Predicted 3D model of a 78-nucleotide RNA (SAH (S-adenosyl-L-homocysteine) riboswitch aptamer). Its mean pLDDT, the model's own confidence on a scale to 100, is 78. The same sequence occurs in records of 3 taxa. It matches the Rfam family "SAH (S-adenosyl-L-homocysteine) riboswitch aptamer". Rfam links the family to the GO terms regulation of gene expression and S-adenosylhomocysteine metabolic process.
RNA sequence: UGGUACCGAGGAGCGCUGCAGCGGUCAAUUCCGUGAGGCUCGUACCAAUGGACAACCCAACAACGGCGCUCUUUCACU
Repeated sequence: UGGUACCGAGGAGCGCUGCAGCGGUCAAUUCCGUGAGGCUCGUACCAAUGGACAACCCAACAACGGCGCUCUUUCACU
C1' cells in the first nucleotide's frame, strides 16, 4: 500500500427515491424484487513494497454519510 472479515466504532429511529451491489430473470442493465455505513477509522489475517527519527512505549484522537421528519446529546439565546 492492496485484499479479506458477515469483526469493532463513528447516538437512535420513521418515511421516500433509487445509483452501485445482491437475488431471480432475459438475446440484451432486459425485466422484477431488494437496496442510503457501499464511506472513514481501528483490529486481525494474507500479499506486495519499504524500513533505524524503524519498531516498541506514551499522548492525542476524528472527519463524513441523498431528501423530509422525530427523539437523544451538547452549546447559545429567550